[in-house]
RNA sequence: AGGGUUUGAUCCUGGCUCAGAUUGAACGCUGGCGGUAUGCUUAACACAUGCAAGUCGAACGGCAGCAAAUACCUGCUUGCAGGUAUGUUGGCGAGUGGCGGACGGGUGAGUAACGCGUAGGAAUCAACCUUUUAGCGGGGGUCAACCUUAGGAAACUGAGGCUAAUACCGCAUAUACUCUACGGAGGAAAGCUGGGGAGCUCGAAAGAGUCCUCGUGCUAGAAGAUGAACCUGCGUUAGAUUAGCUUGUUGGUGGGGUAAAGGCCUACCAAGGCGAUGAUCUAUGGCUGUUCUGAGAGGAAGAUCAGCCACACUGGGACUGAGACACGGCCCAGACUCCUACGGGAGGCAGCAGUAGGGAAUAUUGCACAAUGGGCGAAAGCCUGAUGCAGCAAUGCCGCGUGUGUGAAGAAGGCCUGCGGGUUGUAAAGCACUUUUAGUAGGGAGGAAAAAGCAAUGCCAAAUACCAUUGUCUAUUGACGUUACCUACAGAAGAAGCACCGGCUAACUCUGUGCCAGCAGCCGCGGUAAUACAGAGGGUGCGAGCGUUAAUCGGAAUUACUGGGCGUAAAGAGUACGUAGGCGGUUAUUUAAGUCGGAUGUGGAAUCCCUGGGCUCAACAUGGGAAUUGCACUCGAAACUGGAUAACUAGAGUACAGCAGAGGAAAGUGGAAUAUCUACUGUAGCGGUGAACUGCGUAGAUAUUAGAAGGAACACCAGUGGCGAAGGCGACUUUCUGGGCAGAUACUGACGCUGAGGUACGAAAGCGUGGGGAGCAAACAGGAUUAGAUACCCUGGUAGUCCACGCCCUAAACGAUGAGAACUAGCUGUUGGAGGAAUAUAAUCCUUUGUGGCGAAGCUAACGCAAUAAGUUCUCCGCCUGGGGAGUACGGCCGCAAGGCUAAAACUCAAAGGAAUUGAGGGGGGCCCGCACAAGCGGUGGAGCAUGUGGUUUAAUUCGAUGAUACCCGAAAAACCUUACCUACUCUUGACAUCCUGAGAACUUUCUAGAGAUAGAUUGGUGCCUUCGGGAGCUCUGUGACAGGUGCUGCAUGGCUGUCGUCAGUUCGUGUCGUGAGAUGUUGGGUUAAGUCCCAUAACGAGCGCAACCCCUAUCCUUAGUUGCCAGCGAGUAAUGUCGGGGACUCUAGGGAGACUGCCGGUGAUAAACCGGAGGAAGGUGGGGAUGAUGUCAAGUCAUCAAGGCCCUUAUGGGUAGGGCUACACACGUGCUACAAUGGCUGGUACAGAGGGCUGCUAACUUGCGAGAGUACGCUAAUCCCUUAAAGCCAGUCCUAGUCCGGAUUGGAGUCUGCAACUCGACUCCAUGAAGCUGGAAUCGCUAGUAAUCGCGGAUCAGAAUGCCGCGGUGAAUUCGUUCCCGGGCCUUGUACACACCGCCCGUCACACCAUGGGAGUGGGUUGCAAAAGAAGUGGGUAGAUUAACCGCAAGGAGGUCGCUUACCACGGUAUGAUUCAUGACUGGGGUGAAGUCGUAACAAGGUAGCC
Repeated sequence: AGGGUUUGAUCCUGGCUCAGAUUGAACGCUGGCGGUAUGCUUAACACAUGCAAGUCGAACGGCAGCAAAUACCUGCUUGCAGGUAUGUUGGCGAGUGGCGGACGGGUGAGUAACGCGUAGGAAUCAACCUUUUAGCGGGGGUCAACCUUAGGAAACUGAGGCUAAUACCGCAUAUACUCUACGGAGGAAAGCUGGGGAGCUCGAAAGAGUCCUCGUGCUAGAAGAUGAACCUGCGUUAGAUUAGCUUGUUGGUGGGGUAAAGGCCUACCAAGGCGAUGAUCUAUGGCUGUUCUGAGAGGAAGAUCAGCCACACUGGGACUGAGACACGGCCCAGACUCCUACGGGAGGCAGCAGUAGGGAAUAUUGCACAAUGGGCGAAAGCCUGAUGCAGCAAUGCCGCGUGUGUGAAGAAGGCCUGCGGGUUGUAAAGCACUUUUAGUAGGGAGGAAAAAGCAAUGCCAAAUACCAUUGUCUAUUGACGUUACCUACAGAAGAAGCACCGGCUAACUCUGUGCCAGCAGCCGCGGUAAUACAGAGGGUGCGAGCGUUAAUCGGAAUUACUGGGCGUAAAGAGUACGUAGGCGGUUAUUUAAGUCGGAUGUGGAAUCCCUGGGCUCAACAUGGGAAUUGCACUCGAAACUGGAUAACUAGAGUACAGCAGAGGAAAGUGGAAUAUCUACUGUAGCGGUGAACUGCGUAGAUAUUAGAAGGAACACCAGUGGCGAAGGCGACUUUCUGGGCAGAUACUGACGCUGAGGUACGAAAGCGUGGGGAGCAAACAGGAUUAGAUACCCUGGUAGUCCACGCCCUAAACGAUGAGAACUAGCUGUUGGAGGAAUAUAAUCCUUUGUGGCGAAGCUAACGCAAUAAGUUCUCCGCCUGGGGAGUACGGCCGCAAGGCUAAAACUCAAAGGAAUUGAGGGGGGCCCGCACAAGCGGUGGAGCAUGUGGUUUAAUUCGAUGAUACCCGAAAAACCUUACCUACUCUUGACAUCCUGAGAACUUUCUAGAGAUAGAUUGGUGCCUUCGGGAGCUCUGUGACAGGUGCUGCAUGGCUGUCGUCAGUUCGUGUCGUGAGAUGUUGGGUUAAGUCCCAUAACGAGCGCAACCCCUAUCCUUAGUUGCCAGCGAGUAAUGUCGGGGACUCUAGGGAGACUGCCGGUGAUAAACCGGAGGAAGGUGGGGAUGAUGUCAAGUCAUCAAGGCCCUUAUGGGUAGGGCUACACACGUGCUACAAUGGCUGGUACAGAGGGCUGCUAACUUGCGAGAGUACGCUAAUCCCUUAAAGCCAGUCCUAGUCCGGAUUGGAGUCUGCAACUCGACUCCAUGAAGCUGGAAUCGCUAGUAAUCGCGGAUCAGAAUGCCGCGGUGAAUUCGUUCCCGGGCCUUGUACACACCGCCCGUCACACCAUGGGAGUGGGUUGCAAAAGAAGUGGGUAGAUUAACCGCAAGGAGGUCGCUUACCACGGUAUGAUUCAUGACUGGGGUGAAGUCGUAACAAGGUAGCC
């Protein structure tokens, strides 16, 4: 610090997701040790049991229990034991009294608050502590305990009697303080311990007291320290779908109350107070130091530790006290639990342990007060679940270990393999060594210092008490603890796992599985070769842990203060005016609020950071520093902002004289046109459409002419012209009225800009009331179209459109661009105004206001914008934060309604989107080509047959090919073989290859069984080379490695092939342009068969294609002349180049020539080229062939071959026989033969080319009607043979018929091939003589030696072509042309397509699931208001009852207590609202689902342009 993911690719926008750090965690697998920290986040749920707050006898009366002493008694009276008595002593249960139970410990329910944080303030209090001042005199009366009784189950309680005090109450004195009539009045206390000598008092004595003294305590004040209470500024979550709240409310006065200010309370008076800077209400929530994260700013959290607050079963209340409205106190109410004798009582773990429950989840009913701290005490000491320790838990952090070195035969085993090997891997074993740690044994710090005793010194004092200080003094105090630590012993010994390995992201192979099982954080894997599932081997990462899940921050500049945006991606409000607010021109003076600087206080400790030293290191703990960005106070500065004052004129405005204009409102006027009505003329149609129909018309339409009445709209002018804020505004005239512009002067003096709420205006449609209604025209009706047509088209037609008044308030209300201000190159058109010169018109120049087109810089993702900014800046407002759900629901406001404004969530997806690029496609456009159409000729489709395919059948009908690009295709040939299929029989190292062992020459004859393969028997035969060892070849036997497979996968492949297409295209290098995909080149103007060529040109060149080079053919020349040829010469024959000869010709086959737009004319751009012509055998690639670019179709082929993987291995392999591939209701393709007279038949007769031939072609001759047969010459071929070419021509016949056409089918008889023609061959003869009389829709081929027609040959082959491949003979017609069909090429255009239109995609319906709205209601929670109610308690009142201290001689009084009453008030209840949650028959839309149904709305002109 970034990465993945939208696309074919690109840039951008934008969401989702990952890598990091962290946690009081949990879960899964695993687990050696130690240190240190942490450990109910859930039910503030309920709690058994134990403990958590007591202490003081030096305050008191005392003595239940324990111990001691004394006295007495008893037991044999040294002793000992027992008993009785004595509080005499140590001590002490219960009680009175004091202090403490308000601390410590727990929890976070409540609380949005002066609760907390921070900084301040004034009207306060205080037990214990410190300092200080003064004092502690003299009296009195009770009540517990105890005793006696009574009630009760208990808890407990009543009555009577005795008694002490540091308990209680007076008196005296008294400062402060309080009251005051200013005279005065009120106003406290307590003693106790230690030591002591004389005197005194009491006493029989013991002794007690007085007295002196030390200490402590007490009372009243004054200070301090510390703690507590109160007040204030600022800060402190979300919601406006919560907008108004408040009556003690806000303030004042009097009174009360409090420790204290205060509506804190009360009476009266006033009517205030709070709120858009968010009151009130609702939801959530303890706050902070800090913690986590982050570069920071921020964001999230508030466990442990620390500060504050609140709470203690729930609610209320007070008492006591210095302090509480009190966790382990009290009273009352409620719920719950327990005891009960049913009358009544008891209780509160959110203390420490622990239990149940809840939950994913959180520990021991431990030890000790040794340390630190707390309470009480003079102290010893006691208490202390605070605390210190231990236990449990890998919960976190930190540290250590599980060995170290050596060791290649690179062991075995595993895994992989291309079979060679590689890897695990120096890893192991082996050898040598070490012993941390765990174990055993032994030793052994520190945490401990005080207090106590002793001694010394000091103070006070009479004093050696007491007290204080000191000590090499004395004896002690450890829960942890078997401590830490150290030493010894033995032995590598006891100690490694987890996750991951497709990309992100480090790490790869095999096997299994086969869209199954499964994985997954995102993208996505899995449908037979899965690096993505599962296992294994190997590897990577971390390591006593590792992963997963949850959560927070980060990345996320994805809420943007730092640090984002709004033309088209989400986003400028429809427009203006204007309130609050925000911002604001120039100059001067002043102020000091903002701002800046200095100083002071504070910002608790801990934490974080830096730096030391301490635990062996570290975590940890500790010393010091820094920091704590804040707040307050104070001193200064005065530039800027703000405030104040005074001025200015450049902003803004006013006045003057002008200008343009569909600016607005009202009234009036006009002509053209449509339709209607009346009338004339006139006759059969009109109207409408793609074509029609409905409609109108003989009752006279349309057309034409004249007139009338009526409504609406204003042609031309008219213009990216004008005006207006926008919506919008268009005949003419008048009236009223708003704004703008330019000019020159004068005036005001910042008066300005923006604008949340608010107000006004606001197209069309729509609504209300009343008019009006010509045309047009939703709805509706009819007619067409259509599969349907609730549409598009046609004929009609009502609301509406128009007017007046009132509503509605929305639009793609758009420049998809808020308003205002300033600045920033140019060029050009136009509207309005002013000015200058001139020819005073026009044009030109300058300036300004509008409105347009280009364009520089700049900006932008790009497109584009560019002085009318989307540039550079400033001010203010509005708005956005992934798509869908949804501009929807609910709530509120507005509206007559329709509806509008405001405006979510659940759920769901990983995208949605913008711009541009390349393709593809378009019922887009332009240009061009092709037997593509057209023009022609001949076919197919109908018949019969042949052949192939589908289907069906079958034991099998082997397999493949399936639009074009399968279907006389693989197959250039299935009777057996082929053959792969079926049935039956049969073999198992195999029919075939290599290696090994053994035997044998190889080979061969005959017989038997069998369908045969095969099995058995049998005959002949002993070979070749040799260095004599042996070797080569062949056959058989055996064993295992292996053979074999036309078994699967053409979607794992090579090779080969088809097709687009013989179409003219397809690319590259360098350069340039673009952020980029890409573009350019290859486009453009011409031209061509052609990306062929020329020109232009940010391109210049080049490759593969085109063309040419190659072959055949057409002309000529030359060379050669056999097997070919024969003109001339000669010979011969019945005849024939037959012979001699010849090379002239034909021909053969070698080499050349020739054709190149070369020449001429024209056109064209002086080009390329085209047109015409000449010459020429041939003319514009002469005609054919071979030749097939980049690529497309996962096209075809695993059955030609090769080859990966999988599968079979006595069978899916091998062999044999027979059968099948030849089946047959049917459908299709390709052909043949025909339907006849341009013909059939018969007879005669003429002319080819190219091929083939020894397992062959076969002459001639004989024979057969014939297919053929017999015999046999020649030929290894320019020699011989196949080989008579046929159509044609010349004659004859048939006479339009199912025929003398046609030949299928069938019967019979044969021939040939072949082991073999039954299934299942071809041919011949005789006989038979079917359909068929030119073929529906549709469809195919062909542009010249072509179509058509005629025959000939070859491959395959024993035999078997109507097929295929070739050959020649005869030999046409037509092409105006490119509108249309099909296919293709180039350019361009729009696109929501990219699997690319056989694309994409919308809505209803049906089914399933999910969340949600409405809903008669139902059930909870919270809360408002009203009236009633009223426990305990406090305050007030008090007729009743009662009462120790004080007063009083007494009666009685003062005061108190109980009771009663009253005010306030908790719980609970009633009535009625509000709000929220859950649920609800039924119902609404929404979302998601596999191949459902119906249509085809959108994307191309999407077939009616689309959208609002």
Notes
Predicted 3D model of a 1508-nucleotide RNA (small-subunit ribosomal RNA) from an uncultured prokaryote.